[in-house]
RNA sequence: CGAGUCGGCCGGGCGGUCGCGUCGGGGCCGGCGUCAGCCGGCACCCGCCGAGGAAAGUCCGGACUCCGCAGGGCGGGGUGGUGGGUAACGCCCACCCGGGGUGACCCGCGGGAAAGUGCCACAGAAAGCAGACCGCCGGUGCCCGGCGCCGCGAGGCGGCAGGCACCGGUAAGGGUGAAACGGUGCGGUAAGAGCGCACCAGCGCCCGGGGUGACCCGGGCGGCUUGGUAAACCCCACCCGGAGCAAGGUCAAAAGGCGUCCGGCCGCGAGGUCGGCGCUGCGUGGGCGUUCGAGGGCGGCCCGCCCAAGUCCACGGGUAGACCGCACGAGGCCGUCGGCAACGGCGGCCCCAGAGAGAUGACCGCUGCCGGCGCGCCGCGAGGCGCCCGGCACAGAAUCCGGCUUACAGGCCGACUCGUCCC
Numbered sequence: 001c002g003a004g005u006c007g008g009c010c011g012g013g014c015g016g017u018c019g020c021g022u023c024g025g026g027g028c029c030g031g032c033g034u035c036a037g038c039c040g041g042c043a044c045c046c047g048c049c050g051a052g053g054a055a056a057g058u059c060c061g062g063a064c065u066c067c068g069c070a071g072g073g074c075g076g077g078g079u080g081g082u083g084g085g086u087a088a089c090g091c092c093c094a095c096c097c098g099g100g101g102u103g104a105c106c107c108g109c110g111g112g113a114a115a116g117u118g119c120c121a122c123a124g125a126a127a128g129c130a131g132a133c134c135g136c137c138g139g140u141g142c143c144c145g146g147c148g149c150c151g152c153g154a155g156g157c158g159g160c161a162g163g164c165a166c167c168g169g170u171a172a173g174g175g176u177g178a179a180a181c182g183g184u185g186c187g188g189u190a191a192g193a194g195c196g197c198a199c200c201a202g203c204g205c206c207c208g209g210g211g212u213g214a215c216c217c218g219g220g221c222g223g224c225u226u227g228g229u230a231a232a233c234c235c236c237a238c239c240c241g242g243a244g245c246a247a248g249g250u251c252a253a254a255a256g257g258c259g260u261c262c263g264g265c266c267g268c269g270a271g272g273u274c275g276g277c278g279c280u281g282c283g284u285g286g287g288c289g290u291u292c293g294a295g296g297g298c299g300g301c302c303c304g305c306c307c308a309a310g311u312c313c314a315c316g317g318g319u320a321g322a323c324c325g326c327a328c329g330a331g332g333c334c335g336u337c338g339g340c341a342a343c344g345g346c347g348g349c350c351c352c353a354g355a356g357a358g359a360u361g362a363c364c365g366c367u368g369c370c371g372g373c374g375c376g377c378c379g380c381g382a383g384g385c386g387c388c389c390g391g392c393a394c395a396g397a398a399u400c401c402g403g404c405u406u407a408c409a410g411g412c413c414g415a416c417u418c419g420u421c422c423c
Stems, first nucleotide, its partner, number of pairs: 001419010012367007020050002023047004027042006052394001056405002059403005064244004071303004076240005081095005096110001097108004111235002116233002118229003133174002135170009147158004182200006201225001203222008248324004256280004261276006282316007295307004331350008368392005374387005
């Protein structure tokens, strides 16, 4: 200097003029009140604060809220090497094994194929215990140039090499394929084969060493050797209540009813009626049911169990308003200690949106960054300076956190790897 790998950060800045939202303080207006003060309103003034790394997807895990928490059987979902982190997880960290890469590093639906079932197209003889296409060897039969013998000759007999047919042996060589039932070499054999041997790989068993462990290293013995696929069904191990802020609460209101309450009126009285207050809570019709249990509940189903006097359907009526939940959090930042790390301990500082049809916007000036077969100047060139033109990413909280995934113009920083050059 170039190429690459991993990690972190920013994602416009400054100034000005108007304009938004919650909250706090002040001011003004109205009501109640002797006062202090309380309640409500305002288009007024001042002040603090005011969208994200993903706020997105809704894929996981939780906090929180409500319901539930006898059991048994079947079935469903999730995860899948080891150790750690965490509130937890399917997340994160470290390591192991396998694969890719020269490497830094990256990838992994990482337990089981000897429990069973399924699949492996085409090609090939054969793709789960199989298999002979071409070959190689042996046997039998037939043909048989050359050769041998017989014959004067025609020819006859025998029969090597070779050829054909059949039978047997073979899986070493060749071919097909992604993959062919261990590899290389030597011996052996009729030809071959782990048939035997040496070394290697794999598998099984035993021992030693290292490690918390997954595993790694070393040694010995042994038959000779036993495809792939489970992100196919399946088997194994472990884990799993249901809903969800439209969760869930409080107040008010409503057509009626009740009341040993208070007050007015009527009544001899019992009592009636109106208003207030308190409690409760709509009307009509119908089905099922009240211990022989309707309906509801126990993550799905069955059995079983529990609660239970109401429950369900149709039609009609009332209300749909206000407040809480609502942001102090498994919170953020700094320092320090422990740890390879994820992360944790300790100390200090800080409060950083809470809307409710849903707030932060508009304009102006300067500037930053990116781009330009643009113009001018400098330069051998790469390129630099000035001007002009255009552009500036993905994208908006809604109960809140931890993560994963997806989207993102451009810029900055750090560490490491490889290559080249110079000293």

Bacterial RNase P class A from Frankia nepalensis, 423 nucleotides, folded computationally. It matches the Rfam family "Bacterial RNase P class A". From the family's description: Ribonuclease P (RNase P) is a ubiquitous endoribonuclease, found in archaea, bacteria and eukarya as well as chloroplasts and mitochondria. Lineage of the source: Bacteria > Actinomycetota > Actinomycetes > Frankiales > Frankia. Model confidence (mean pLDDT): 76 of 100.